[in-house]
Source information
Transfer RNA from Spizellomyces punctatus DAOM BR117, 72 nucleotides, folded computationally. RNAcentral holds the sequence, with entries from ENA and Rfam. Its Rfam family is "tRNA". Its family is annotated with triplet codon-amino acid adaptor activity in the Gene Ontology. By type it is a transfer RNA.
RNA sequence: GGACUUAUAGCUCAGUGGUAGAGCAAUCGACUGCAGAUCGAUAGGUCCCGAGUUCAAAUCUCGGUGAGUCCU
Numbered sequence: 001g002g003a004c005u006u007a008u009a010g011c012u013c014a015g016u017g018g019u020a021g022a023g024c025a026a027u028c029g030a031c032u033g034c035a036g037a038u039c040g041a042u043a044g045g046u047c048c049c050g051a052g053u054u055c056a057a058a059u060c061u062c063g064g065u066g067a068g069u070c071c072u
Stems, first nucleotide, its partner, number of pairs: 001071007010024004018055001026042005048064005
């Protein structure tokens, strides 16, 4: 220098054009002598940044940045 993959909740990840989700973690409650486990509920998001396409973009296109793999 080139090619490909990747960026979504505190963490690990789903979500391939139409209201952003799960597990774990957190908080509260139930249960328990207390705690843990279990059960229920709640909160938590600029979907990496900028632009474009579209009635509508986390999703498609272009550029940028970070990370990973390969080639040279």